RNA sequence: GGUCCCUUCGUCUAAUGGUUAGGACAUGAGAUUCUCAUUCUCAAAAUACGGGUUCGAUCCCCGUAGGGACUA
Numbered sequence: 001g002g003u004c005c006c007u008u009c010g011u012c013u014a015a016u017g018g019u020u021a022g023g024a025c026a027u028g029a030g031a032u033u034c035u036c037a038u039u040c041u042c043a044a045a046a047u048a049c050g051g052g053u054u055c056g057a058u059c060c061c062c063g064u065a066g067g068g069a070c071u072a
Stems, first nucleotide, its partner, number of pairs: 001071007010025004018055001027043005048064005
């Protein structure tokens, strides 16, 4: 350089083109406890970026960026 694949809360992981973008862990607050831990409740937190198609895009298309596999 060529072909192909991946990118969603802090991390991991769901989501037939119509979801309040869900769950687990972690974090914060509260309850429980003499304290810590455990347990319970609640909260905050995400679609890599820019365009396009569509009534409607995390999902389809194009480009960019980052990462990966194979190949030369």